[in-house]
RNA sequence: GCCGAUGUAGCUCAGUAGAUAGAGCAACUGUUUCGUAAUCAGUAGGUCGCGAGUUUGAUUCUUGCCAUCGGCACCA
Numbered sequence: 001g002c003c004g005a006u007g008u009a010g011c012u013c014a015g016u017a018g019a020u021a022g023a024g025c026a027a028c029u030g031u032u033u034c035g036u037a038a039u040c041a042g043u044a045g046g047u048c049g050c051g052a053g054u055u056u057g058a059u060u061c062u063u064g065c066c067a068u069c070g071g072c073a074c075c076a
Base pairs, nucleotide, nucleotide: 001072002071003070004069005068006067007066010025011024012023013022019056027043028042029041030040049065050064051063052062053061
């Protein structure tokens, strides 16, 4: 330099032939216990990597960039 994959909650990941997003764990509150843990119930937490375009409407389609990973090429 070329090609490809991934980027969504604190972490691990779903999701969608376009109609304002979920799970598990973690956190917090309550329940229970003499107390802790566990159980059970509930709460909060996300401009879906950053822009642009198409569209009435974009996490989803197109495109530029950024980051991570992999492959190829170069390597006096």
Predicted 3D model of a 76-nucleotide RNA (transfer RNA) from a Bacilli bacterium.
Model confidence (mean pLDDT): 82 of 100.